Record summary: Predicted 3D model of a 111-nucleotide RNA (SAM riboswitch aptamer (S box leader)) from a soil metagenome. Rfam family: SAM riboswitch aptamer (S box leader). About the family: The SAM riboswitch is found upstream of a number of genes which code for proteins involved in methionine or cysteine biosynthesis in Gram-positive bacteria.

């Protein structure tokens, strides 16, 4: 700096935790974490193909878009599971808080 409401799981070992943190709410002995094997998703990097624009010493280069997926990462419960901070709106209510929705932010994850 970019993306984060899409997508994609079986087996073996293991044996009680896991979902980052806090609160909630979930997942888990019908087997958690972790490790291994195989498979898959995706298209960030890189590579290949096609097209546009620009530059050019005419060899090529830069950039944008589309497609592919053999390679490097990543990922394969729940929107990053939800919220957390701020603002706005709605509803209830005497009022406020609790509640719902939206926007932005923070934090986090991946490249």
């Nucleotide at each position: 700096c970019a993306u984060c409401u899409a997508g994609a799981g079986g087996g073996g070992u293991g044996g009680a935790g896991g979902g980052a943190c806090u609160g909630g709410c979930c997942c888990a002995u019908u087997g958690a974490a972790a490790c291994c094997c195989c498979g898959g998703c995706a298209a960030c990097c890189g590579c290949c193909u096609c097209g546009g624009a620009c530059c050019g010493u005419c060899a090529g280069g830069u950039u944008c878009g589309a497609g592919g997926g053999a390679g490097g990462u990543g990922c394969c419960a729940a929107c990053u599971c939800c919220a957390g901070c701020a603002g706005g709106c709605c509803a209830u209510g005497c009022g406020a808080a609790a509640g719902g929705c939206c926007u932005g932010g923070a934090a986090g994850a991946u490249g």
Of the family's consensus pairs, 97% are formed in the model.